[in-house]
Context: one part of a larger RNA
RNA sequence: UGACGGGGGCCCGCACAAGCGGUGGAGCAUGUGGUUUAAUUCGAUGAUACGCGAGGAACCUUACCAGGGUUUGACUAUAUACCGGAAGUCGUGAGAGAUCACGGCGCCCUUCGGGGCUGGUAUACAGGUGCUGCAUGGCUGUCGUCAGCUCGUGCCGUGAGGUGUUGGGUUAAGUCCCGCAACGAGCGCAACCCCUAUCGUCUGUUGCUAUCAGGUAACGCUGAAGACUCAGACGAGACUGUCGGUGACAAACCGGAGGAAGGUGGGGACGAGGUCAAGUCAUCAUGGCCCUUAUAUCCUGGGCUACACACGUGCUACAAUGGCCGGUACAAAGUGAGGCGAAACCGCGAGGUGAAGCGAAUCGCAAAAAACCGGUCUCAGUUCGGAUUGGAGUCUGAAACCCGACUCCAUGAAGGUGGAAUCGCUAGUAAUCGCAUAUCAGCAUGAUGCGGUGAAUACGUUCCCGGGCCUUGUACA
Numbered sequence: 001u002g003a004c005g006g007g008g009g010c011c012c013g014c015a016c017a018a019g020c021g022g023u024g025g026a027g028c029a030u031g032u033g034g035u036u037u038a039a040u041u042c043g044a045u046g047a048u049a050c051g052c053g054a055g056g057a058a059c060c061u062u063a064c065c066a067g068g069g070u071u072u073g074a075c076u077a078u079a080u081a082c083c084g085g086a087a088g089u090c091g092u093g094a095g096a097g098a099u100c101a102c103g104g105c106g107c108c109c110u111u112c113g114g115g116g117c118u119g120g121u122a123u124a125c126a127g128g129u130g131c132u133g134c135a136u137g138g139c140u141g142u143c144g145u146c147a148g149c150u151c152g153u154g155c156c157g158u159g160a161g162g163u164g165u166u167g168g169g170u171u172a173a174g175u176c177c178c179g180c181a182a183c184g185a186g187c188g189c190a191a192c193c194c195c196u197a198u199c200g201u202c203u204g205u206u207g208c209u210a211u212c213a214g215g216u217a218a219c220g221c222u223g224a225a226g227a228c229u230c231a232g233a234c235g236a237g238a239c240u241g242u243c244g245g246u247g248a249c250a251a252a253c254c255g256g257a258g259g260a261a262g263g264u265g266g267g268g269a270c271g272a273g274g275u276c277a278a279g280u281c282a283u284c285a286u287g288g289c290c291c292u293u294a295u296a297u298c299c300u301g302g303g304c305u306a307c308a309c310a311c312g313u314g315c316u317a318c319a320a321u322g323g324c325c326g327g328u329a330c331a332a333a334g335u336g337a338g339g340c341g342a343a344a345c346c347g348c349g350a351g352g353u354g355a356a357g358c359g360a361a362u363c364g365c366a367a368a369a370a371a372c373c374g375g376u377c378u379c380a381g382u383u384c385g386g387a388u389u390g391g392a393g394u395c396u397g398a399a400a401c402c403c404g405a406c407u408c409c410a411u412g413a414a415g416g417u418g419g420a421a422u423c424g425c426u427a428g429u430a431a432u433c434g435c436a437u438a439u440c441a442g443c444a445u446g447a448u449g450c451g452g453u454g455a456a457u458a459c460g461u462u463c464c465c466g467g468g469c470c471u472u473g474u475a476c477a
Base pairs, nucleotide, nucleotide: 001477002476003474004473005472007471008470009469010468011467012466013465015461016460019425020424021423022422023421026316027315028314029313030312031311032310033309034307035306042053043052064302065301066300067299068298069297070296073125078124079123080122081121082120083119084118085117088105089104090103091102092101093100094099107116108115109114127291128290130289131288132287136285137284138280139279140278141276143274148187149186150185151184152183153182154163155162156161167178168177169176193268194267195266196265198236199235200234201233202232203231204230209224212223213222214221239262242256243255244254245253246252318418322377323376324375325374326373327372334365335364336363339358340357344353345352346351384415389410390409391408392407393406394405395404431453432452433451434450435449436448437447
């Protein structure tokens, strides 16, 4: 100087407390461990692994296994020598295919030496998701959006180092004020950026429709209009500015006015110096080591989907604040050309036929759902719950056996609100309801977004956990 303490003081955080809803019990989905296996590819492992890499394993992907092939190679690049020819494409045959054999079609320039392009042979070489993240770059997690981390000059100390950065107040903040052997400065904080909440100006098509006119079974449907909504650009607006009180006449705090918004308005992006030899050599890059008829590469099939079991994360429930049936409203944000696909018709349905319109404020996906109104069920393992299984189908795709999603009929398991324990959340939040997108031929209970409905509670900081500052002890570094 740090680190640590079941030392002290001060202070924060859904850390506890106060509340609301879960997990832990059930069934299923998914990840992991274990076991099994020819293989169940690899990585991630307290917090900081476990719906994680994977934003989508039937083939492909794919790295694994079995079998069948190839060896200048599946790929990129260059060079030399020699031989040949366009590359390629079509057909036939063999084969599980990779591939092999045969046949047909099939180049350009030229000074006729050759050159371009390309196939083969030979050699330098290619190739490796092989090893080392404890050789590395880059990227990332975490402490932590915590308020800290440092420097120059000066001063103090033999020196390590200290001071500044401590102290009195204050703040979300090393935020600001005052004091002080310090005076300044840098990286962080904050602000500058984006979204959102209010208003104004301008611009009105594909958006809107108050007034006027026309028209319909109905509809901004049409003329028109430029109010409103909305879209988009530019501005205004919030600054403790103002009033009162407290305070050290300071910083600031408390209350009020005005205001759409009030003291950081709400949300996002943004992560100082460092810590964990944290994670990643399998995104990529890269040193070293290793393989080179194989640890490279092509193909078919299988596996990554196994199943006594254990754990994590979820979905669906156990019902009446509910289930079922009928009727009827109201979103936002997205997305669409090898695409979205309307109306109409067929089918109980998944879906099919159909083809209008739309590169989309114009057309489509598209029905929002919970809610609301009416009816029914009456506390039961039930008209709750939907696992499992049988049958029949639809769609995608060469192909749904291993191993897809969905539909219909039948079947109707566990489950009576869950032990010890444990998680999230402070407001448009929790809870609850649906919608969209990426990936994607197909496949979502996951992920990322979007809106609808919309709570309860916080006395307080004694205690648990994590953190900041000062101080103290130490046989630790």